[in-house]
RNA sequence: GCUUUUGAUAGAGGCGCGGUUUUCAAGAGUAGUAGCGGCUUCAAGGUUAGGCAACCGCCGUUACGAAAGGGGCUACCGCCGAAGCUUCGAAAGAAUGCCUGGUCUUUCGUUGCUGGGACGGCAGAGAAUAUCUGCCGGACUGUCACAGCUUUUGUGGAGCGCUAUCUUCGGC
Numbered sequence: 001g002c003u004u005u006u007g008a009u010a011g012a013g014g015c016g017c018g019g020u021u022u023u024c025a026a027g028a029g030u031a032g033u034a035g036c037g038g039c040u041u042c043a044a045g046g047u048u049a050g051g052c053a054a055c056c057g058c059c060g061u062u063a064c065g066a067a068a069g070g071g072g073c074u075a076c077c078g079c080c081g082a083a084g085c086u087u088c089g090a091a092a093g094a095a096u097g098c099c100u101g102g103u104c105u106u107u108c109g110u111u112g113c114u115g116g117g118a119c120g121g122c123a124g125a126g127a128a129u130a131u132c133u134g135c136c137g138g139a140c141u142g143u144c145a146c147a148g149c150u151u152u153u154g155u156g157g158a159g160c161g162c163u164a165u166c167u168u169c170g171g172c
Stems, first nucleotide, its partner, number of pairs: 001172003007166005014080001016079005023072002032064008045056003049100005083114003088109007115141002119137007143157005
């Protein structure tokens, strides 16, 4: 000096990821409250499924009239398995009370998958044609490997990756 290997630090991809906040639209003239009128006549029905209780109804019209979750914009913060989904488990909470069960939300751990953003199709959630999630598809893009090439590519892999610097153990 080169190289295999170990560890650490710093970085890159780009409409890049996530969080908080400002404001806006939609939600919606909806839910709900009150007045009037009609129906129902203690029964049907309703309040997450069933049971036991408890509370109550339904329709039209008039007046008043929200909010949550999700989204766009602004500013800031943390970052590049950023983050998202998923399997299983534990804890807390939600919908009138209790019991049984399920669903949903949050937190912690855990299994597996996804390099990234966009577009299209199907499915689910949702008020929604917004948006989110999953699967599929063909392109784009970053990265590495192998071919090829004279600067245009082709094929394939995955972030437990890649690049740079330092470093450990060996080899030359």
Molecule: Lysine riboswitch aptamer
Organism: Clostridiaceae bacterium